[in-house]
RNA sequence: GCCUGAUAAGGGCAAACCAUCCGAAAGGGUGGGGCGCAAAAUCACUGGCCUACGUCCGAUCGAAGGAUAUGGCGGCAGGAUUGCCGGG
Numbered sequence: 001g002c003c004u005g006a007u008a009a010g011g012g013c014a015a016a017c018c019a020u021c022c023g024a025a026a027g028g029g030u031g032g033g034g035c036g037c038a039a040a041a042u043c044a045c046u047g048g049c050c051u052a053c054g055u056c057c058g059a060u061c062g063a064a065g066g067a068u069a070u071g072g073c074g075g076c077a078g079g080a081u082u083g084c085c086g087g088g
Base pairs, nucleotide, nucleotide: 002088003087004086005085012037013036017032018031019030020029021028022027035075041081042080043079045078046077047076048073049072050071054068055067056066057065
């Protein structure tokens, strides 16, 4: 440097759920919690998924309904970058 995660040590992260705060929502922060995780570390670059305040369509004011990311998800996959320990 490359491949690999069967075993081991020291550790690390933290799903659902609960409390609280932020947000129109999706979702996020903090604390508790612990399902899982060897990149469950970082980056919305590609695909995917979620939401729709606003905007547009809805013949006219409006309503039902619909479209839309500029908002999100990195614990959906790919890609990029960095990294602990063991084995080869």
Predicted 3D model of an 88-nucleotide RNA (c-di-GMP-I riboswitch aptamer) from a Deltaproteobacteria bacterium. The sequence was found by an Rfam model in a public genome assembly. The organism belongs to Myxococcia, within Bacteria. Its mean pLDDT, the model's own confidence on a scale to 100, is 85.